[in-house]
Context: one part of a larger RNA
Formats: sequence, structure tokens, C1' cells
RNA sequence: CUCUCUCUAAGGAACUCGGCAAAAUAACUCCGUAACUUCGGGAGAAGGAGUGCCUUAUUUUUAUAAGGUUGCAAUAACAAGAUCCAAGCAACUGUUUACCAAAAACACAGGUCUCCGCUAAGUCGUAAGACGAUGUAUGGGGGCUGACGCCUGCCCAGUGCCAGAAGGUUAAAGAAGUUGGUUAGCACUAGCGAAGCUGAUAACUGAAGCCCUGGUGAACGGCGGCCGUAACAAUAACGGUCCUAAGGUAGCGAAAUUCCUUGUCGGGUAAGUUCCGACCCGCACGAAAGGCGUAAUGAUUUGGAUACUGUCUCGGAGAGGGACUCG
Repeated sequence: CUCUCUCUAAGGAACUCGGCAAAAUAACUCCGUAACUUCGGGAGAAGGAGUGCCUUAUUUUUAUAAGGUUGCAAUAACAAGAUCCAAGCAACUGUUUACCAAAAACACAGGUCUCCGCUAAGUCGUAAGACGAUGUAUGGGGGCUGACGCCUGCCCAGUGCCAGAAGGUUAAAGAAGUUGGUUAGCACUAGCGAAGCUGAUAACUGAAGCCCUGGUGAACGGCGGCCGUAACAAUAACGGUCCUAAGGUAGCGAAAUUCCUUGUCGGGUAAGUUCCGACCCGCACGAAAGGCGUAAUGAUUUGGAUACUGUCUCGGAGAGGGACUCG
């Protein structure tokens, strides 16, 4: 010097990104216990007191009462919750990146949409066959959301899906007709040319689909601009105009979303880019890619407080291991 520990005056987070680490709390009995709440919880809330040994009494023991007694200290060693306040997210228990991430991610019960009538839909396989299921719509598959409470607005123009069948378009196939070649025959100079066969073309017939007509958003998705106006000023309930399928409703909002931004005001601090409560000018929240709340829960994230401490002011002392020196 380094590692693992022990102690440390005064202070007590001044350390630091951050109380990281350490310290502190701790057992049992009794008293006592708030907001909030889904009435179950919260809760071991918080906070406080007691605990050894001996004698006697009530007693089966435990336990209780009285008296005595030792020590600084009686769960005398060991072992054994720190707690509270506020906010975000996720309801919860659970699951996950074996070996840098345990979470707010996944799952979840619940909600909703959709497909499927059984030789089911769906999935694997070339097939046979198998799963679904020795199940049968209170069932099975798929998508989204994610307990619970209050709710879930407008737009069907585009895309998708569903339904419809009047009309338009439309394949293979069929096919009237027209036409080329060939040649029995007629002419015999040019040529004409039936039937059959074989090519070309083709009116017309011709399904689904598409066009079309409707529906459908807990389908993919979308949810405006400019100008003016009230008896100071400011603002605009109001009006005009353009565009659109419709112009963002409720709720929330500098937010896990706010660039400007350390927005402004208030609280907390002596002092606060963080935090909490408001405001709304939402660069660029918003309603099942759910919106807003929410008791309980969380090795979750953020801010604050008490206790506590060598984290620090700022170091010091000690024990053991290593290194080092000598042998």
C1' cells in the first nucleotide's frame, strides 16, 4: 500500500448522479394505532411500557398480585422489521433477456369484436393421417384491450370486411356468319368451283371478380384554416368566409408526452434545472395501439422527513490475510 473487520472526539448527508455502502430497527407480552378504503384491509401502522432471580398467596400448569434482592445493563451473549409523507407507472400473485436489462415490458382474471353447426373453423403434413376433441356455441380458433369504478364522442370520403343483385365490363368454352387452302366437276384462253377436310376471323351465349348500390370503427385509420367583433385596454360568448368524410366531445394537460423552458404563480428549502399543487399558450394528450380515477400490492421510478451513522468535514487507532524487506 491492498483486502476483510473493530472502534472513533465534535458535527450528523455538509458526501454523492443518488444516503451507494455502513449504521440504525429487531424477540415476546401489554397498551395504543391516522388518512384512505373495493369494508377484506391499511396494520407489526405510527407511538409507548414491561421482561432476571427469590419468597408468599390465588392456581393443575400458564398467568396474576404483594414483598424482597443483584447489576451500568435482565429477549444482559447469539439470532430476529427502520419508519413516515407525497407523486408517477403497472390493479394484484406470477413470467422474462441461462452469461451486462426483473421493469413501467410479457402474462393475467375481466371486457369486446370476429370466425366456426361438426367430416366445424383453425393448424401440421405431398399424402395417408394427426391435433382441435374421445370436445359440440355456457364449446373451439383468431385479433385488440387488460382487476375494479365512471365512461368510451364525431367521421363510412379512402382502404378492408359484410350484404346485394338491376345495369356495365370480363376468361376458358361454345358458336351463326364471313374468308384462305385443297379438288370432284365445269370450262379449256383466263378461270369458276359443290361436298368434305383443314386454317383465319368472328356477331352472339358465357361465372366469380371489378365498376356499381348499401352497411360496418372495441375494422386499418382520420378528427381544419383565415378575418372581424363587447362603453379604457385586453379577451372574444358572437359573426363572416374557405375547405373537409368529419373537423378532437368528456376527461386530463410543461405530463414516462412541452421544443421554446429552469414557462408563470403558489408550497416546501437560508438557498430547489428535481418534487408537489395550480394555470392552459396541448411545438406534437385524448377516449379498448383505451381516457380519467383508484384501496391493496411492488428487490419498480421520483421528491421530502425522522432516526441513524466514518458517506463526509478529515482524518486517526487497532486486529487478521496479502504484498514488501530480511532469513